[in-house]
Molecule: transfer RNA
Organism: Thermoprotei archaeon
RNA sequence: GGGCCGGUAGCUCAGCUGGAAGAGCGCCCGCUUGGCGUGCGGGAGGCCCCGGGUUCGAAUCCCGGCCGGUCCACCA
Numbered sequence: 001g002g003g004c005c006g007g008u009a010g011c012u013c014a015g016c017u018g019g020a021a022g023a024g025c026g027c028c029c030g031c032u033u034g035g036c037g038u039g040c041g042g043g044a045g046g047c048c049c050c051g052g053g054u055u056c057g058a059a060u061c062c063c064g065g066c067c068g069g070u071c072c073a074c075c076a
Stems, first nucleotide, its partner, number of pairs: 001072007010025004019056001027043005049065005
């Protein structure tokens, strides 16, 4: 330098046939317990990596960047 895959909640990841952003774990509150834990119920938390474009409408499609992984090339 080129190909491919990926970037969504604190963490691990779904959602990618365009139409109200989700799960598990973690965190907070309540119930349960003598107390802790477990269990049950509820809650907070994300302008979906950045900038443009298409569209009535974009996490999702198109273009350009940035970052990570992987393979290839180059490296007197």